[in-house]
RNA sequence: GCAUUGUUAGCUCAAUGGUGGAGCGCCCGCCUGUUAAGCGGAGGGUUUUAGGUUCGAAUCCUAAACAAUGCG
Repeated sequence: GCAUUGUUAGCUCAAUGGUGGAGCGCCCGCCUGUUAAGCGGAGGGUUUUAGGUUCGAAUCCUAAACAAUGCG
């Protein structure tokens, strides 16, 4: 330099173009003599950035940034 893949909650990951969710963690409550375990609930998102297509984009297209892999 070129190609491919990836970027979503604090972490690990989902999501057929039609209200963006789960597990773990954090917080609150229940349970218990206490803690742990268990159970329930709440909160937490500018889906890397900027454009384009579309009635509607995390999703499709383009460019950029970052990371990984391969080739040179």